[in-house]
The RNA shown here (Fluoride riboswitch aptamer (crcB RNA motif)) has 75 nucleotides and comes from Thermococcus onnurineus NA1. The source organism's lineage runs through Archaea, Methanobacteriati, Thermococci, Thermococcales and Thermococcus onnurineus. Its mean pLDDT, the model's own confidence on a scale to 100, is 75. The same sequence occurs in records of 2 taxa.
């Protein structure tokens, strides 16, 4: 200094909290209008006699920390 793109809000991602990137969904109906009701994303994995029966990993979606839980090792 040049081009290009994008700019709200809320929710979710198998066990807690915080920040930071990533993903996915809604931003809509209905009703007796009292806030009710319905809706999505999401609710791990394997094997088997497959609605039940055994077995396994992990507090992260991903990275940093914190908190807990386990295991080793020092003191």
């Nucleotide at each position: 200094g040049g081009c290009u793109u994008u700019u709200c809000g809320g929710g979710c991602g198998a066990u807690g909290g915080c920040g930071u990137c990533c993903g996915c969904c809604c931003g809509g109906g209905c009703u007796u209008c009292g806030a009710g009701c319905c809706g999505a994303a999401c609710c791990g994995c394997c094997c088997g006699u497959u609605u039940u029966g055994g077995g396994c990993u992990g507090a992260u979606g991903a990275c940093g920390c914190c908190u807990g839980u386990u295991c080793u090792c020092u003191g």